[in-house]
Molecule: c-di-GMP-I riboswitch aptamer
Organism: Desulfobacterales bacterium CG23_combo_of_CG06-09_8_20_14_all_51_8
């Protein structure tokens, strides 16, 4: 320098549900909690789905593809 993610540690995120707070909603942020992740880190670029007060408006990255950065082990 590395394809790939069998297996090891180290840690690392947190679906569903519950309670608060916002938010017209889809939704968000914070605690609890752990079903599941090798990018469940970031980016709404493309397709996609959702949402309203419907227009130069949102909302979802844990739906799928893409950009980009990372830890670990490594033929």
């Nucleotide at each position: 320098a590395g394809a790939a993610g069998c297996u090891a540690a180290a840690g690392c995120c947190a679906a569903a549900u519950c309670c608060g707070c916002u938010g017209c909603g889809a939704g968000g942020c914070g605690g609890a909690g752990a079903c599941g992740g090798a990018a469940a880190g970031c980016c709404a670029c493309g397709g996609g789905u959702c949402u309203c007060a419907a227009g130069a408006a949102g909302a979802c990255a844990g739906c799928c593809g893409g950009g980009u950065u990372g830890c670990c082990u490594g033929a």